[in-house]
């Protein structure tokens, strides 16, 4: 140089075009506990960057940036 995969809360993740974007841990409040540990509740926190297609885009379609594979 050319093919192809990926990219979502602090982290890992679900998520086949439609109501408030999933769940875990992680941080914080709280109940339980004499006090911690455990265990219950709750809260906070995210779609890689542009554009286009749609009524509607995390999702489709182009460029783009990052990381990764194989080929050269």
């Nucleotide at each position: 140089g050319g093919u192809c995969u990926u990219u979502u809360a602090g982290u890992g993740u679900a998520g086949u075009g439609g109501u408030u974007a999933u769940c875990a841990c992680u941080g914080c409040g709280g109940g339980u506990u004499u006090u911690g540990a455990u265990u219950c509740c709750g809260c906070c926190a995210a779609c890689c960057c542009g554009a286009g297609u749609u009524c509607g885009a995390a999702c489709c379609u182009c460029g783009g940036a990052a990381a990764g594979a194989c080929c050269u």
Source information: The RNA shown here (transfer RNA) has 72 nucleotides and comes from Linderina macrospora. The organism belongs to Linderina, within Eukaryota. Rfam family: tRNA. About the family: Transfer RNA (tRNA) molecules are approximately 80 nucleotides in length. The sequence is in RNAcentral, with records from ENA. The prediction has a mean pLDDT of 81.